RNAcentral holds the sequence, with entries from Rfam. A computed fold for a 76-nucleotide RNA from Desulfonema limicola, annotated as c-di-GMP-I-GGC riboswitch aptamer. Of the family's consensus pairs, 91% are formed in the model. The coordinates come from a structure-prediction model, not an experiment, and the mean pLDDT is 86. It matches the Rfam family "c-di-GMP-I-GGC riboswitch aptamer". On this family, see Kulshina et al., Nat Struct Mol Biol 2009: "Recognition of the bacterial second messenger cyclic diguanylate by its cognate riboswitch". The source organism's lineage runs through Bacteria, Pseudomonadati, Thermodesulfobacteriota, Desulfobacterales and Desulfonema.
[in-house]
RNA sequence: UAAGAAAAAGCCAAACUUAUCGUGAGAUAAGGACGGAAAGCUGCGGGUCUUAUAUAAGACAGCCGGGCUACCUUAA
Numbered sequence: 001u002a003a004g005a006a007a008a009a010g011c012c013a014a015a016c017u018u019a020u021c022g023u024g025a026g027a028u029a030a031g032g033a034c035g036g037a038a039a040g041c042u043g044c045g046g047g048u049c050u051u052a053u054a055u056a057a058g059a060c061a062g063c064c065g066g067g068c069u070a071c072c073u074u075a076a
Base pairs, nucleotide, nucleotide: 001075002074003073004072011036012035016031017030018029019028020027021026034062040068041067042066044065045064046063047060048059049058050057051056
């Protein structure tokens, strides 16, 4: 640097439920576990969604792509 998740150590946590916040999309925490090899971070490009005075402001990183960082193994 590239590839991979067979092994080993682990990690994250969908739907759903409860509480709180938010007009809302949704977020946070606890439970839960569909899945994940970056399901770590980033709103840079696209996309979807929300609110509105429809020119604007937001949400989604587990929608796709990009950027940055990273355990283990293998190869160079």